[in-house]
Context: one part of a larger RNA
RNA sequence: GCCGGGGAGUUCACCUCCGUGGCGAGGCUAAGGGUUUGAAGCCCGGAGCCGCAGGGAAACCGACAGGCCCGCAGCGCCUUCAAGGGUGCGAGGGGCGGGGUCUGAAAGGGCCCGGAGUCACGGGGGUGAGACUAGAAACCGAGCGAUCUAGCCCGGGGCAGGGUGAAGCCGGGUGAAAACCCGGUGGAGGCCCGUAGGGGUGCUGACGUGCAGUUCGCUCCUCUGACCCUGGGCUAGGGGCAAAAGACCAAUCUAGCUCGGUGAUAGCUAGUUCCCGCCGAAAUAUCUCGCAGGAUAGCCCGGCUGGAGGUGGCCGAUGGGGUAGAGCACCGAUUGGGGGGCCAAGGGGUCGAGAGGCUCCACCUCCCAGUCGAACUCCGAAUCCAUCGGCGCCUUAGAAGGCCGGAGACGGGCGUGGGGGGUAAGCUCCCACGUCGCGAGGGGAACAACCCAGACCGGGGUUAAGGCCCCAAAAUCCCGGCUAAGUGCAGAAAUUGAAGGUUGUCCCCAACCAUAGACAGCUGGGAGGUAGGCUUAGAAGCAGCCAUCCUCUAAGCAGUGCGUAACAGCUGACCAGCCGAGGUUGGGGGCGCCGAAAAUGGACGGGGCUAAGCCGGGUGCCGAUACCCCGGGUCACAGCCUCGUAGGCUGUGGCGGUAGGCGGGCGUUGCGGCUGGGCGGAAGCUGGGCCGUGGGGUCCAGUGGACCGGCCCCAAGUGCAGAUCCCGGU
Numbered sequence: 001g002c003c004g005g006g007g008a009g010u011u012c013a014c015c016u017c018c019g020u021g022g023c024g025a026g027g028c029u030a031a032g033g034g035u036u037u038g039a040a041g042c043c044c045g046g047a048g049c050c051g052c053a054g055g056g057a058a059a060c061c062g063a064c065a066g067g068c069c070c071g072c073a074g075c076g077c078c079u080u081c082a083a084g085g086g087u088g089c090g091a092g093g094g095g096c097g098g099g100g101u102c103u104g105a106a107a108g109g110g111c112c113c114g115g116a117g118u119c120a121c122g123g124g125g126g127u128g129a130g131a132c133u134a135g136a137a138a139c140c141g142a143g144c145g146a147u148c149u150a151g152c153c154c155g156g157g158g159c160a161g162g163g164u165g166a167a168g169c170c171g172g173g174u175g176a177a178a179a180c181c182c183g184g185u186g187g188a189g190g191c192c193c194g195u196a197g198g199g200g201u202g203c204u205g206a207c208g209u210g211c212a213g214u215u216c217g218c219u220c221c222u223c224u225g226a227c228c229c230u231g232g233g234c235u236a237g238g239g240g241c242a243a244a245a246g247a248c249c250a251a252u253c254u255a256g257c258u259c260g261g262u263g264a265u266a267g268c269u270a271g272u273u274c275c276c277g278c279c280g281a282a283a284u285a286u287c288u289c290g291c292a293g294g295a296u297a298g299c300c301c302g303g304c305u306g307g308a309g310g311u312g313g314c315c316g317a318u319g320g321g322g323u324a325g326a327g328c329a330c331c332g333a334u335u336g337g338g339g340g341g342c343c344a345a346g347g348g349g350u351c352g353a354g355a356g357g358c359u360c361c362a363c364c365u366c367c368c369a370g371u372c373g374a375a376c377u378c379c380g381a382a383u384c385c386a387u388c389g390g391c392g393c394c395u396u397a398g399a400a401g402g403c404c405g406g407a408g409a410c411g412g413g414c415g416u417g418g419g420g421g422g423u424a425a426g427c428u429c430c431c432a433c434g435u436c437g438c439g440a441g442g443g444g445a446a447c448a449a450c451c452c453a454g455a456c457c458g459g460g461g462u463u464a465a466g467g468c469c470c471c472a473a474a475a476u477c478c479c480g481g482c483u484a485a486g487u488g489c490a491g492a493a494a495u496u497g498a499a500g501g502u503u504g505u506c507c508c509c510a511a512c513c514a515u516a517g518a519c520a521g522c523u524g525g526g527a528g529g530u531a532g533g534c535u536u537a538g539a540a541g542c543a544g545c546c547a548u549c550c551u552c553u554a555a556g557c558a559g560u561g562c563g564u565a566a567c568a569g570c571u572g573a574c575c576a577g578c579c580g581a582g583g584u585u586g587g588g589g590g591c592g593c594c595g596a597a598a599a600u601g602g603a604c605g606g607g608g609c610u611a612a613g614c615c616g617g618g619u620g621c622c623g624a625u626a627c628c629c630c631g632g633g634u635c636a637c638a639g640c641c642u643c644g645u646a647g648g649c650u651g652u653g654g655c656g657g658u659a660g661g662c663g664g665g666c667g668u669u670g671c672g673g674c675u676g677g678g679c680g681g682a683a684g685c686u687g688g689g690c691c692g693u694g695g696g697g698u699c700c701a702g703u704g705g706a707c708c709g710g711c712c713c714c715a716a717g718u719g720c721a722g723a724u725c726c727c728g729g730u
Stems, first nucleotide, its partner, number of pairs: 001730006011129013026050003032044004054061002067096004074089006098113006132271004139261006150235009159225001161193003164189001168185007197222003202218002205216002237253001239249002274665006284297005299408001300406006309394003313391008325379001326377002331373011346361006412436010441452003456632007466622003469607003475619001477618006488609002500594003504591010521578005527551003532546003557572001561570002633655010666719001668716003672712006684703008
């Protein structure tokens, strides 16, 4: 992992709501007793509980048996072919009036009032209990442990060999002596090397489903001591013991182990078992020691009530607002200029012995011109909100509203538009709408939220988005243009491409030149004064400065660029000839190109394509669970029929769905009642047929060898794939 078996919303009490039934201004008995073999049955038992009246803290006070109006269902009448309309009565319902009490001086206000409850059973929910199941780390109590290990006490045992050579002693020497020196002897030491023993440093070696829950190899430390080993004994859990590491106290220690309190608690995590039908969320607000939780409201579901409106869309009217924008009239900020003020305080200059004076700045104020503001406004939209009216849509096949019961949810995400923060973000915080969440199908290569489109089931047809060369359904379709870059092969601001550049190519526009010959090319000329003057070693068109004339001319610069030391030389401007029809410049647009660098040829979905690319126009076709048609199922509602909560027919409308609500069923075990099957073969098992939307049911054959069904009701230890679930097997 798989298979089989086990495995999770239960039980009791009380409260509350709903359903069913009994009795009803009443309803019910409890403990207990009797009968009985026994009591769940039957007969007693009225203690007690709930209800019949409320208000008030209390003292205390204490109510209509029904006055008026509206009006739903229903019924009657009139009218209509019908749908429908009118009218009367009008249970229930609604409103007004009235009443009780409390408060208040009163007015007023609060609560309540014209009879429905109660008991039993069933179901939903709540509270208390272990309360759906499993899971802590912990806390407390009582015991058990020092055969491991730590320390200590008593008893006992062990340590090859070698080295070093303390004191003391002896001899000799020196010395006045004390003493010192030399030689020998001697054999000390938490001395040295090293064996046994003890340890455990490095290789971060071997091994690493091991020989092993700490081993093996080599290496290393220690080895007469604070040494090693051993027998007996002592210290115990907030305690021991500790040369102190939070080490050790039996493979467990920052508080041992066992059992108990105990089903501790867990707002956390995981799991939570059959089917079908109907509806269907939220990820917001407020409060909360609140932020992984909860409560209330909003949103969902069910029931009852209600009885005519509702409204998310569009248009109009009226009212409200102070945003975007705009503006400087107020407030505030700010730039320049000008006028005035000088009282109090400040700074500078000047006069004066000083007091003080004058003047400038600052400051205050006024004027002109100008700029700006979330916390400015003389103004002021779009839009939004409220009310009213009209249209549309929903609604007596029952609107709005109300009451009761049950939830879930309160981590949201993405897209588009608007806005705040941020350089930005698959960023963050708001608002609106859509969508995913909880939404399948078709498209987008693949791809929750992008496009199309909301799936009850089966069949047929037609389209949407998107496509039509092959993969792969449908055009190698038609017309015009562009691209040569494999640009491109959907689009976009985005699976990328910018600033900038481009005599790539196509289209358009403007100006100018051109048969009196343009543009390009080729040929020729390109001269003289003169090497202009100055400067300079030199300066001759061409280092530099100044000037830039004249002549001959078709034209030719006191010279455009190379070049020389300076000249020379080449070339350009300019002119003519040859040639013979467009050319030059600028601007705009289309498609391209460069800019353009990271792991295959490696991001067109691929093959591949020069159209199967791009732009414009056209026709046809393909293509969804969409739309239409046919058949069927089911639910809700309405009408009719049958005696009925059940069924049938007809009609109308619906049927995606997580959390969740509601409804109806299937199956398992057992009790009861009724009724069946079985050795002529029960259950179970294996294989198959048939029926049912499904849970499942049924039949046949084989196996098996003794029990097992059906219908009605009741009661549950009632349904497994998951929980590192439990037990067993494999």